Molecule: Bacterial RNase P class A
Organism: Anaerolineaceae bacterium
Formats: sequence, structure tokens, C1' cells
RNA sequence: CCGGUUGGUCGGGUGAUCGCGGCGCAGUUCAUUCUGUGUCGAGGAAAGUCCGCACUCCUCAGGGCAGCGUGCCGGGUAACACCCGGAGCGGGAAACCGCUGGAUAGGGCCACAGAAACAUACCGCUGCAACGCAGCAAGGGUGAAAAGGUGGUGUAAGAGACCACCGGCGCAGCAGCAAUGCUGCGGCCAGGCAACCCCCAUGUGGAGCAAGACCAAGCAGGGACAAUGCCGGUCUACGUACCGGCGGGAGGCGGCCCGUCUUUCUCAAAGUCCCGGGUAGGUCGCACGAGCGAAACAGCAAUGUUUCGCCCAGAGAGAUGAUCACCGCAGCAGCAGCCGUCCCAUUGGGAAACCCUGCUGCUGCACAGAAUGCGGCUUAUAGACCAACCGGGAUA
Repeated sequence: CCGGUUGGUCGGGUGAUCGCGGCGCAGUUCAUUCUGUGUCGAGGAAAGUCCGCACUCCUCAGGGCAGCGUGCCGGGUAACACCCGGAGCGGGAAACCGCUGGAUAGGGCCACAGAAACAUACCGCUGCAACGCAGCAAGGGUGAAAAGGUGGUGUAAGAGACCACCGGCGCAGCAGCAAUGCUGCGGCCAGGCAACCCCCAUGUGGAGCAAGACCAAGCAGGGACAAUGCCGGUCUACGUACCGGCGGGAGGCGGCCCGUCUUUCUCAAAGUCCCGGGUAGGUCGCACGAGCGAAACAGCAAUGUUUCGCCCAGAGAGAUGAUCACCGCAGCAGCAGCCGUCCCAUUGGGAAACCCUGCUGCUGCACAGAAUGCGGCUUAUAGACCAACCGGGAUA
């Protein structure tokens, strides 16, 4: 200097004029009605709505099943499917990137081709008494996949039949918190798919800011729906009424069961369903937060602790804008050559093809807009820049 990989920052600036919203101050007004002034006012993704939670209600408080989610190991976090570190496998020359429970609990599938896809002999090889019989699974073919691979011994021809090395599997020992690794022994050697059902481990109430709370105003309610009650006590002339217990009915708790709560039990409605009427106004929720910044310490890191400092939108049909000028950045064209660059050569001369510098002109300046909030992931993004690592080249 070039290429690659990973991570990060910014993403327009300044001034003038006019305009908008919140909060505060001063004056004014019936009244934040009006005026002035100070201060603050969109993002790295505000997008997607894919995860996790905070918060609110169901709800007084639970258990189980089903359903749904996750899936190597360890750590971080409020939590997570996120982040960090590590293990194994795969891709890459490397930096680096991607993937991850179980096929020996069971079921199911593997089309077509092929002789055969849970087990064989189409072609082929060998032997014999040879139109057949016997042996073989090494070679060929089909296929995504055909009795573990390479080499040898051996054999009639072969074959883990045997041997060496390798792979898988099993057992033992050692190291590690663990995933796993190393060593030794053992011929044990029959696939793949679980983003097919399933098994194992683990997590999990539901709904959602149009959640919900309060105030004001207004109307008009009607009908249907349940079983069998029993016992005791009090008051009492008797009914009636009241209290308690058992039992039953109905309803709430996303589905089901248990449990629990509410309500009712001689015809009744707290509840459910149907029909009909009224209201759509205002205030809150609404931003001090699992907040932001710096430093020190601990840790490989994610992150945590402590100290100091800061307050950084809260609209409500929905504010944060418009115009002008200059600057900045990028591209193209033209001109010039004082730093650089290139050619010849050496007190210099020349060139503008590439690069570089300066000037002038023209064109352009990305993705994109808060609406309860936060931690992530994913997607979009003109351009400018920084750092580390890997590889290549050159110079000293």
C1' cells in the first nucleotide's frame, strides 16, 4: 500500500426572519384570555409486532392435567428464543462464520430407479460328475443411502475369517463444575428422517394503555332460565321472621378436574341469555426510570459494586416546522501545477495518461416520524471515519 473478516462512531453545521407544543416567571383578563420572557422539544432504527418483562384488571387465594414455548455445557440478566465464555461437528488458506437433547421406549416414512431399502443375488467370480448343482458378497450396475474404510494375510474363489492403522460403539482409569478430551482394553459393526407423531429435561394463569381509575351528565326498562330440602336454636298465642349446620342448584377463576369465593334454596336472581333505551364529555393513567454520563475496583468477557455529576418530548386528530444565505460532504466537467506523482537525466528539463493538490461551474445529500414504557432480535440505510485481526506486496 492492497484485499478480506469482525466490531464501533457520526449521519449534516452556522446565522437571520417568521411559526408550533410542554414547563416556569412577570403583567393582564370573567377565563392560560392575551402579551412578554426563560428553558426544554423524535431515532439508530422511532420500523416489524418476532420474543421477554414492568404496570393494570379478571381476583380473595391455590394445586394438577392438557395445551404452548425452549433444547450442547457453564455464566450474565428483572427476564428471555437475548448476551458472554467454552465443547463437539462442518465451511474457509486464515482471520472468522454456521449448526447443536433422544432413532437401543414405541409408531410411521424413505418416491422413482434397482434383484433387493429391516435384508438380498441382476450382471459377475470359483468348484464339480457341468443346459444343472454348490459356494461367495470381495468387483460392476441402480440409487440420497446397499452387511464400516484403506492395505495385507489367507482362500477353489472370497469375506473382520485373521492382522495393522483409522472410524463408530461398549467398558475402565485420569483431567475438567460440565459439555467433553486423553489413555488402555474389547471384532461388538444394520442406515437416514424427530422444523413427522413421540420420549426426556425445563419453563409457563388470561387479557391488554382502545389495560384501567375517577368526575360530570343522561335514560327505561321488559322477558326467559335451576333442584328436594333436612336438622337445631331464638322471639312468639299461632303464622311469620332471624341465626347456624349439612346438603343441593346457579355463577366467577382462558379449556378440564380438584379446590375456593359469591349468591340463592317453595319459586327466587347476585348470575347467564334475549329484546329495547341513554351516554361517546372531562381529568388521570402520561414519564425520576430494572434512567443517562464519567471514574475506580472485581471478572477472559457479558456484567456487577461504589463514588461523583445530570434531568434529556409528552402531543391528543395528534406539536418539534417553513424560507433565505453561507459552510460541509459526495459525484461529474473544465483549467492550472507551488506540495506530492510520473519520464529523461542531474545545480536541471519535461508531462498531466493514472494518482495528488488548488480554483471554477453544475448536480445531489441516505433509511426514515414518538403515542404506556423498558431489555433484545430482525429488516432498511447516500455517504464520512475509527480500531483490531488474517493474508499478500514493497521498503529499511